Model confidence (mean pLDDT): 82 of 100. A computed fold for a 1789-nucleotide part of an RNA from an Acidimicrobiaceae bacterium, annotated as large-subunit ribosomal RNA, half A. It was read from a public genome assembly. NCBI's taxonomy places the organism under Bacteria, Bacillati, Actinomycetota, Acidimicrobiales, Acidimicrobiaceae.

Context: one part of a larger RNA
RNA sequence: AGCCAACGGUGGAUGCCUUGGCACCAAGAACCGAUGAAGGACGUGGGCGACUGCGAAAAGCCACGGGUAGCUGUCUACCUAGCGUUGAUCCGUGGAUAUCCGAAUGAGGAAACUCGGCACUCGUCAUGGAGUGUCACUCCGGCCUGAAUAUAUAGGGUCGGUGGAGGGAACCAGGGGAAUUGAAACAUCUCAGUACCCUGAGGAAUAGAAAGCAAACGCGACUCCCUUAGUAGCGGCGAGCGAAAAGGGAUCAGACUAAACCGUGCCGGUGCAAUAGCCAGGUGGCGUUGCCGGUACGGGGUCGUGGGAUAGCGAGAUACCGCACCUGAGGUAUCACGGAGUUACAAAAGUGCUACGUAGGAGAAUGGUCCUGGAAAGACCAGCCACAGUGGGUAAUAGCCCCGUAUCUGAAACGUAUGUACUCUCCGCGCUCGAUCCCAAGUAACGCCGAAUCCGAGCAAGUCGGCGUGAAUCUGCGGGGACCACCCCGUAAGUCUAAGUAUUACUUGGUGACCGAUAGUGAACCAGUACCGUGAGGGAAAGGUGAAAAGAACCCCGGGAGGGGAGUGAAAUAGUACCUGAAACCGUUGGUUUACAAACAGUCAGAGCGUCGUCACUGCAUUUAUGUAGUGGCCGCGAUGGCGUGCCUUUUGAAGAAUGAGCCUGCGAGUUACGGUGUGUGGCAAGGUUAACCAGUGAUGGGAAGCCGGAGCGAAAGCGAGUCUGAAUAGGGCGUUUAGUCGCAUGCUGUAGACCCGAAGUGAAGUGAUCUAUCCAUGGGCAGGUUGAAGCGGGGGUAAGACCCCGUGGAGGACCGAACCCACGUCAGUUGAAAAUGGCGGGGAUGACCUGUGGAUAGGGGUGAAAGGCCAAUCAAACUUCGCGAUAGCUGGUUCUCCUCGAAAUGCAUUUAGGUGCAGCGUCGUGCGUUCAGUACCGGAGGUAGAGCACUGGAUGGGCUAGGGGUCCUACAAGAUUACCGAACCCAGCCAAACUCCGAAUGCCGGUACUCCAGAGCACGGCAGUGAGACCACGGGGGAUGAGCUUCGUUGGUCGAAAGGGAAACAGCCCAGAUCGUCAGCUAAGGCCCCUAAUUCUGUACUAAGUGGAAAACGAUGUGAAAUUGCAUAGACAGCCAGGAGGUUGGCUCAGAAGCAGCCACCCUUAAAAGAGUGCGUAACAGCUCACUGGUCGAGUGAUUUUGCGCGGACAAUUCAACGGGGCUCAAGUACAGAGCCGAAGCUACGGGAUUCAUCGCAAGAUGGAUCGGUAGAGGAGCGUUGAUGGUGCAUUGAAGCGGCGGGAUGACCCGACGUGGAGUUCCAUCAAGUGAGAAUGCAGGCAUGAGUAGCGAGAGAGGGGUGAGAAACCCCUCCGCCGUAAAUCCAAGGUUUCCUGGGGAAGGCUAAUCCUCCCAGGGUAAGUCGGGAGCUAAGGUGAGGCCGAAAGGCGUAAUCGAUGCACAACUGGUUGAUAUUCCAGUACCACCGUGUUCGCGUCAAGUCCAAUAUUGGUGACGUGGGGGCUGCCUUCGGGCGAACCCACCUAGCUGGUGGCGGAUAACUAAUGGAGGACGCAGAAGGGUAGGUUAACCGGGGCAAUGGUAGUCCCCGGGUAAGCGAGUAGGGCGAUUCGAUGAAAGUUGAGUCAUAAAGCCUGAGACGUGAUGCCGAGUCGUUUAGACGAAGUAACUGAUCCCACACUGCCAAGAAAAGUCCAGUAGUGAGUUAACACGGUGCCCGUACCCCAAACCGACACAGGUGGAUGAGUAGAGAAUACUAAGGCGAUC
Repeated sequence: AGCCAACGGUGGAUGCCUUGGCACCAAGAACCGAUGAAGGACGUGGGCGACUGCGAAAAGCCACGGGUAGCUGUCUACCUAGCGUUGAUCCGUGGAUAUCCGAAUGAGGAAACUCGGCACUCGUCAUGGAGUGUCACUCCGGCCUGAAUAUAUAGGGUCGGUGGAGGGAACCAGGGGAAUUGAAACAUCUCAGUACCCUGAGGAAUAGAAAGCAAACGCGACUCCCUUAGUAGCGGCGAGCGAAAAGGGAUCAGACUAAACCGUGCCGGUGCAAUAGCCAGGUGGCGUUGCCGGUACGGGGUCGUGGGAUAGCGAGAUACCGCACCUGAGGUAUCACGGAGUUACAAAAGUGCUACGUAGGAGAAUGGUCCUGGAAAGACCAGCCACAGUGGGUAAUAGCCCCGUAUCUGAAACGUAUGUACUCUCCGCGCUCGAUCCCAAGUAACGCCGAAUCCGAGCAAGUCGGCGUGAAUCUGCGGGGACCACCCCGUAAGUCUAAGUAUUACUUGGUGACCGAUAGUGAACCAGUACCGUGAGGGAAAGGUGAAAAGAACCCCGGGAGGGGAGUGAAAUAGUACCUGAAACCGUUGGUUUACAAACAGUCAGAGCGUCGUCACUGCAUUUAUGUAGUGGCCGCGAUGGCGUGCCUUUUGAAGAAUGAGCCUGCGAGUUACGGUGUGUGGCAAGGUUAACCAGUGAUGGGAAGCCGGAGCGAAAGCGAGUCUGAAUAGGGCGUUUAGUCGCAUGCUGUAGACCCGAAGUGAAGUGAUCUAUCCAUGGGCAGGUUGAAGCGGGGGUAAGACCCCGUGGAGGACCGAACCCACGUCAGUUGAAAAUGGCGGGGAUGACCUGUGGAUAGGGGUGAAAGGCCAAUCAAACUUCGCGAUAGCUGGUUCUCCUCGAAAUGCAUUUAGGUGCAGCGUCGUGCGUUCAGUACCGGAGGUAGAGCACUGGAUGGGCUAGGGGUCCUACAAGAUUACCGAACCCAGCCAAACUCCGAAUGCCGGUACUCCAGAGCACGGCAGUGAGACCACGGGGGAUGAGCUUCGUUGGUCGAAAGGGAAACAGCCCAGAUCGUCAGCUAAGGCCCCUAAUUCUGUACUAAGUGGAAAACGAUGUGAAAUUGCAUAGACAGCCAGGAGGUUGGCUCAGAAGCAGCCACCCUUAAAAGAGUGCGUAACAGCUCACUGGUCGAGUGAUUUUGCGCGGACAAUUCAACGGGGCUCAAGUACAGAGCCGAAGCUACGGGAUUCAUCGCAAGAUGGAUCGGUAGAGGAGCGUUGAUGGUGCAUUGAAGCGGCGGGAUGACCCGACGUGGAGUUCCAUCAAGUGAGAAUGCAGGCAUGAGUAGCGAGAGAGGGGUGAGAAACCCCUCCGCCGUAAAUCCAAGGUUUCCUGGGGAAGGCUAAUCCUCCCAGGGUAAGUCGGGAGCUAAGGUGAGGCCGAAAGGCGUAAUCGAUGCACAACUGGUUGAUAUUCCAGUACCACCGUGUUCGCGUCAAGUCCAAUAUUGGUGACGUGGGGGCUGCCUUCGGGCGAACCCACCUAGCUGGUGGCGGAUAACUAAUGGAGGACGCAGAAGGGUAGGUUAACCGGGGCAAUGGUAGUCCCCGGGUAAGCGAGUAGGGCGAUUCGAUGAAAGUUGAGUCAUAAAGCCUGAGACGUGAUGCCGAGUCGUUUAGACGAAGUAACUGAUCCCACACUGCCAAGAAAAGUCCAGUAGUGAGUUAACACGGUGCCCGUACCCCAAACCGACACAGGUGGAUGAGUAGAGAAUACUAAGGCGAUC
């Protein structure tokens, strides 16, 4: 370490339970709100955190009812204090109170806050302050007022209105209105008028009493259900969409206006004296009467067999009426009679009774037991009640114990309903005639364009809308699906209307073959919570002690946590981590195995060890049933051996190194509804069956509308057992000859999400510019150094310039370089310190710069110096929710068992190729019954293999040769010749898928016979799967006659879907097809030396290469066999010895060439033989050889061909690695022949089972034959789980669950005893399903592994002491180290108690912790002056009226908000544990109020002035009258008109007098006008100050361990505000005339003079005062208390701060408003301004702490990010850099 057992831990499955859910039924209710809702915030209890209740009258107050003994809600105890029989708590009804926000409504606003006006009240001398009420907008109505404009209107004001506003689940109506999707693409179409947005109403809504349907018959408002009917229709006539009438039911209900006509009132017109009118007649009288038109009201009237008006006729009583009287007629009122009524039809109610609701009350009947038990309700025995045996509780299971239940009964108050009664209210007729009048107008209709209807423009009626044109009045008009005619139906253009129908947020009651804590709501529990997100939005987990807390007193160990005893309890392994307590996982103890041995982990065999227990046997002992000992089996482990590559999925093919799973537990996928069609079964049957609905508690009973069947044929008319076609009586097609229908179950299918999970995407409505892009407004920032533009000055120069030089000057998208911004290189990091950083370098750094705060732009949109960049860590279209369960021909997954059969990977078609349809192949059923198949024989068709060359083509050689070319010849013609080309022909030899004069074998078709009787065949019907195939053999194509390549075959096989044996291993090869068992036998392929079962078998050869046991061309004197042919005893072949010569160096060539560079020739001689030479060699010779010959030797030796077996050719990566290994050589190789044996899940034998067929049998079953591998798939039969109904049992003497054990069955599974457990549960029959898991990168939880591994997040610690149970880290001390333009200090934002004190140590802290920013308790934030509000405005927002827009809403005026800006009054010191410009001390300032004093001005008096009005004078335009009559005009010629001018009168106006109501003459001051506030950038110089340094000067202290040290020695220190006073450096400002404008002040233009001083304004600082104060080194001291307290000077340096945006320069020309000042109207006004003094008032909010960070933003105590202020010393240009001060740290291993 493995396995096993026992016992534990962890964990929370299972079982049981249920307070909570889910679904439905019945009844109710169906709204709340300006009398302030819904929903919240904050409070509220004696001690109170949360929930609940309530509201400053605050777990409550008052009254009335009910009720009865206790009560002060829950978590939740305890303490305290109380209440209650004089009736509390509690329940019901009606009241009171009801903070703040919210429609939110006085104004504002960042919801729960801030700030007001008015009236009254309280308080103050007064201001400030407090309380109550009231004050929004809009609409409607009344009244008042009232512009441009006369009437008027708009507008304004006021009063009234329980008017509106906002909220709410679904249902309803209307206005807008998608897309995914389907159509296998897509556009009409569909999804769908759906989702969604908006508006509005009600308890329901809508619709509704025919200008309707229908069809020759009729019906009679609307709505809803059934049916008609998936019909008629519509439709790229595709996908799909889809009525109506009629019929059956539910419920029922009908009314009112407009008009004609009459009357009255008003208005307008007309009319003007009586003729019309005043009801008729008569008499009289009247008169703006009358008539016409309009308008309002009343009467009348309401219909389609047309109606009404008008006219006529008829119809109770009484009273009254009219211009007067009489008569008649009429009208009105009352009564009677009749009718009706509170939802429409007219309308307002009340009372009584009854019933019901909102609290309640009464309510039967059991005992026993020494039965069990902790407990009785169980068991046993014996009873009782029941209109009550629903249910719950009580220590297990209770009719009779408790609460209840059946039944009966009850309301002061409030409410509801129906009925009834009464009061009450309203109404009042019918007929006839058909002459006249009326019968709904910008309407109907028509045209164009649309919409909705089944109807998509179609032949398209009817309905609705927009635009245009535009009728009629009953002899009219509309409709009946274009249109016309006839006929029929109706009567539009006005209104109302219950019920039947839809829904359920809410209340009450009830039910469930619904769930039972991963289920059921997301939520059984303090859940829309925690948590995430800027936001819209998203969104969990989490139940159980026990009957009762009896929740463990006391003791011990321990700092505690925790544990051990004791005790409680039935039980404590029920101990608040609590019922049961499974598995993964982690242990302890025991048994066994393992240290030379490899691997799917098992299985078969098995030595050994153990042996509690159990069984058997044996022995011994004994009281015969035990004990003991031994052996063996069961049991645990197991050395060793044989065989043996997980599971799933996807695939031709997976151990695969192809997919998926870390492990365990739980959850997790073919369902349901409605159609269709089969099968099974049941009812009835030529019939079957109901639907809605009705009755009934129910079972059921009604209900025949409708559907299917019973007759077909035809396009149809139509005919009909026939019919159609046809001329037909013919033929042919389709029928006639077989029963259906309605349930239930089941297979498949259609429509629905349709087996489950899974997209990227599409659309709708919203949420986001705290990130980032750009823009707007308002603020801020940029150390230091360098360069030196223009301009200007001087000099030179020129005619004048230009130009040059020197200064001055200080420009620049200038230069260098920090802060700041950026991100170029490299390294690191890359499960980081960091979801973009760090180190070292780098770029810009006065600009198109950087940055804070507030705001704007929003998704097909924004923004973009443009990268498709950015828009909250997301961008070629953000995010959230919804349509939505989108769709997915794609991938994955799909859960118990057994039995039978069993495929396909092919054809055709396909926007088709990995999909689908039909066919093929499978299965099940029914029917036929050998039709199938094989063999033999007989008869056929055919054009393949082969072969051939006769055709069509190709193609070689030869011959012959037309023709052509060359050469020769040639004047031409002709000819000759040719190693040239060559048709045709001849000979010979060939080739062909698309050649055939020929031509098989097989196969195919037909017939006959035989065999065969089978899961053969055929037909019809239900249900599929398959349509990726792979290799081998054969025959072909492509390719390279390559591929483990590709493709084809009506060729075959195997795998696929097939295990077994062989081939070492090895889907496709060889053998062979597994129903199960056997320690039986025989064989196949293949084997038989060992591994390894079987022969070291027999015989004959071969091989020598380990060939066997990889390979070719080619090569070789390997070797065997066969054959042919040479030489050879006349001596071969090979070896050895010898010769191998001469002409001649052959000739030529050559420098040379002699056998041997080359060319030519290749003779002769000698000889046994010897080439004008086979090689080597030389410059050439030479030399050495060979051929050839002789000798020696002594028998075979060469060549060629065929063939068996071998050899070389033969190179790959770690030794062998190409027999499976050992190893094998007359074999264990190879060939041939032979004899045996082994060898499989084959066959046989024996036994068991199943299927199917046959026979027998009623059945059970028996016998016989055959069969039983199996994926997709088809068919059949079962097991188990949860629940239901009925039955049957079990259970505290112990149910379910859990654990291992034993037994059984073919299997899913079942049974038993034991342990645990402590309350339910089994079985049978039938039924219903959320019914079976190992896989889905499944979901949730738990637990492993990696692993005691990585890591512990920049930087220095050491020693001593303290505390403590314990100290590397806590506290103190001493050294050391780090930062020091920060790692110091102070603000803003943001956070929100982190601040301080005391205590604690479980968790958090990357370790420990006595410590903490952690936990607990207590405490802490003090303002007239600081910041904000009570002041102002910018960008921008909101926005009364207004304009625009389908709705929602958008824009915007007046207004009103809105700081990042403007305005605005306090400083120093001290003090606490924690606050300070806030408290205290001292010294100031601001605003207002009161009182007082003084000055000024005013009131009063006096005086003066004045408007209106009155009166009285003057003047007096214009006008009128009169005169006049020119120039003129007209003329009828008579004259008329008529200007100037004159006179008179009158008046407006102007101007005097008188009078004086009244006013002015102070002051303040809205409005208004004006000034001012009020503004850029850069640069340079100056004056100061802050700060710093030094000091020999001043003060205090010191004199030293070791040489010196009383000195020019050493150390420390050498401060002080606001305010007030005076006003410095500096800066600014001239006078005057005229014009314009204005009320003025003022502003502005032009001109003249002057140009520098007075004066005025502004203005840092210094100085004085503040301050005889405070501070202050140090000393003393009770050492965190306190006391005393010196000097407090000078010099130098010196800012980026102040003077001051002041000056200068420049161009890009640089907020607004208020406070303030001037003038000043309305208004107030008799006192008041100013100064001084005294006294008083001064509101609300913030204020702690962190703030470059451990407290903010980054998930963290995170190396990142974060705006402003101060920012010392030495060196240095510097805020660089280095080292330091003050101060702060040593960074949590």